[in-house]
RNA sequence: GGUCGCGUGGCCCAAUGGCAAGGUGCUUGACUACGAAUCAAGAGAUUGCAGGUUCGAUCACUGCCGCGACCA
Numbered sequence: 001g002g003u004c005g006c007g008u009g010g011c012c013c014a015a016u017g018g019c020a021a022g023g024u025g026c027u028u029g030a031c032u033a034c035g036a037a038u039c040a041a042g043a044g045a046u047u048g049c050a051g052g053u054u055c056g057a058u059c060a061c062u063g064c065c066g067c068g069a070c071c072a
Base pairs, nucleotide, nucleotide: 001071002070003069004068005067006066007065010024011023012022018055026042027041028040029039030038048064049063050062051061
């Protein structure tokens, strides 16, 4: 340099163009002598960046950035 894949809450990971799901962690409450565990509730995502397509984009298109694999 070329080809391909990936990028989504703190971390992990889903979502066939139509309100971004879940696990873990965090906060609060219940329980307990206090914790842990368990149960309940809550907060937390400009979906890597910038464009364009569309009534509407995590999704399809273009460029760029980062990571990985392969080729040279």
The prediction has a mean pLDDT of 83. Predicted 3D model of a 72-nucleotide RNA (transfer RNA) from Tuber melanosporum Mel28. Rfam family: tRNA. Rfam classes the family as a transfer RNA. The same sequence occurs in records of 2 taxa.